[in-house]
RNA sequence: UGAGAAGCUCAGGUGAUCGCCGGUCCCGCCUUUUGUGCGGGGCGGGAGGAAAGUCCGGGCUCCAAAGGGCAGGAUGCUCCCUAACGGGGAGUGGGGGCGACCCUAAGGAAAGUGCCACAGAAAGGAAACUACCCCCCGGCUAAUGCCGGAGGGCAAAGGUGAAAGGGUGAGGUAAGAGCCCACCAGUUUCCCGGGUGACCGGGAAAGCUUGGCAAACCCCAUCCGGAGCAAGACCAAAUAGGAAGGCGUUUGAGGGCGGCCCGUCCGAGGCAUUCGGGUUGGUUGCUUGAGACGCCGGGCAACCGGCGUCCUAGACGAAUGAUCACCGCCCCUUUUUAAAGGGGAGACAGAACCCGGCUUACGAGCUUCUCACUUU
RNA sequence: GGGCGGCUAGCUCAGUUGGUUAGAGUGCCUGCUCGACAUGCAGGAGGUCACAGGUUCGAUUCCCGUGCCGCCCACCA
Numbered sequence: 001u002g003a004g005a006a007g008c009u010c011a012g013g014u015g016a017u018c019g020c021c022g023g024u025c026c027c028g029c030c031u032u033u034u035g036u037g038c039g040g041g042g043c044g045g046g047a048g049g050a051a052a053g054u055c056c057g058g059g060c061u062c063c064a065a066a067g068g069g070c071a072g073g074a075u076g077c078u079c080c081c082u083a084a085c086g087g088g089g090a091g092u093g094g095g096g097g098c099g100a101c102c103c104u105a106a107g108g109a110a111a112g113u114g115c116c117a118c119a120g121a122a123a124g125g126a127a128a129c130u131a132c133c134c135c136c137c138g139g140c141u142a143a144u145g146c147c148g149g150a151g152g153g154c155a156a157a158g159g160u161g162a163a164a165g166g167g168u169g170a171g172g173u174a175a176g177a178g179c180c181c182a183c184c185a186g187u188u189u190c191c192c193g194g195g196u197g198a199c200c201g202g203g204a205a206a207g208c209u210u211g212g213c214a215a216a217c218c219c220c221a222u223c224c225g226g227a228g229c230a231a232g233a234c235c236a237a238a239u240a241g242g243a244a245g246g247c248g249u250u251u252g253a254g255g256g257c258g259g260c261c262c263g264u265c266c267g268a269g270g271c272a273u274u275c276g277g278g279u280u281g282g283u284u285g286c287u288u289g290a291g292a293c294g295c296c297g298g299g300c301a302a303c304c305g306g307c308g309u310c311c312u313a314g315a316c317g318a319a320u321g322a323u324c325a326c327c328g329c330c331c332c333u334u335u336u337u338a339a340a341g342g343g344g345a346g347a348c349a350g351a352a353c354c355c356g357g358c359u360u361a362c363g364a365g366c367u368u369c370u371c372a373c374u375u376u
Numbered sequence: 377g378g379g380c381g382g383c384u385a386g387c388u389c390a391g392u393u394g395g396u397u398a399g400a401g402u403g404c405c406u407g408c409u410c411g412a413c414a415u416g417c418a419g420g421a422g423g424u425c426a427c428a429g430g431u432u433c434g435a436u437u438c439c440c441g442u443g444c445c446g447c448c449c450a451c452c453a
Base pairs, nucleotide, nucleotide: 001372002371003370004369005368006367007366008365009364010363012327013326014325015324016323017322018321020046021045023043024042025041026040027039028038029037030035048348052359053358055357056356057355058354059353060228061227062226063225067262068261069260070259072224073223074222075221076220077091078090079089080088081087092106093104094103095102096101107219108218112217113216114213115212116211129158130157132153133152134151136149137148138147139146140145166184167183168182169181171179185209187206188205189204190203191202192201193200194199232284233283234282235281242275243274244273246271247270254266255265256264277452278451279450291310292309293308294307295306296305297304298303329344330343331342332341333340334339377449378448379447380446381445382444383443386402387401388400389399395433404420405419406418407417408416426442427441429439430438
């Protein structure tokens, strides 16, 4: 200098003026409204790392206090963290990269079922097309040789395929083959050592090798009741407390927010569906919470504990903006390192009950590390 | 805000134990038929199966993520 890898931080700052939305305090006005009203003033607050997608998990609320079974769904190496998770941390095994480092839905295919197109002889506990070997028959021939046919052996060679079932060597055989042997790879079981564990290292034995797909059905283990702030509670206003067909009143409709069964509870001039009618208001839930920041301690880390300080948006046709000045950042020029002058820019994007994650969009800066080349 | 569904040719839609080259109707183009059109007949073109990644020998199909589009909802009696 170039190409990369991992991680962290910020999302311009301060002041003034004019506006917008809440809070709090104060002042004024009303005469058919004394108020949760109208107007004005002071003080103080006002978006994010993703507020997004709504992909997971939890709090909270209601349904019964949230029952049992089936079905269904989700997850799937180990240990730990957590309120919980499909999240995170640290590891194990596997894979990729020269490397820093990265990726990993990673239980079971010797429970069962299913699939493996085309090609190929054969795609499952398989098979004989060519070739090889043995034997028989026929023909030719000097010939143990050649040609044709029937039967059998074989899984070594060729060829097909994504995949043909251990590899190498020696023996063995008519030719061959784990058929036998040695070594190596792999499977299962057992033993020893290390580790909390996944697993790792070493040793022995066995059958000799038992294909792939479970993001195919399935099996095993664990977890899951449902709905969601348009939940839920209260007040006010208005209308036709209407119509239709259906079910049902103890032989019980229907309900208990996805389906079925059981159990249990509630349960009646009632229930659910459709059509029709009215309102488009207010209060609450609502922001103090698994909270933020700092210090100390424990832990490799995620995280946890203690102490101290702080209160930090609550809108609903939905506020959080604009202008100016100075400082900060970048570029250019002058110049003596300073400094002066001029110019310029900020991406993705806007809370809606609240949190913990994941994923996606996106600007700038910093730190550490790796590889290659050049120079000294 | 919350809950669901879909994306295949210009348009409307099919397409499953994952399999060789993804189809149909309509529209478009060319030719024939006709004096000329319409109709009819024959032929043809046209596809990143929304995008990206994974599982698999192989993906429109299975899984995950993203993007876009569409649908539903309140209260009172």

Two RNAs folded together computationally: RNase P RNA and transfer RNA, 453 nucleotides in total. Its mean pLDDT, the model's own confidence on a scale to 100, is 78.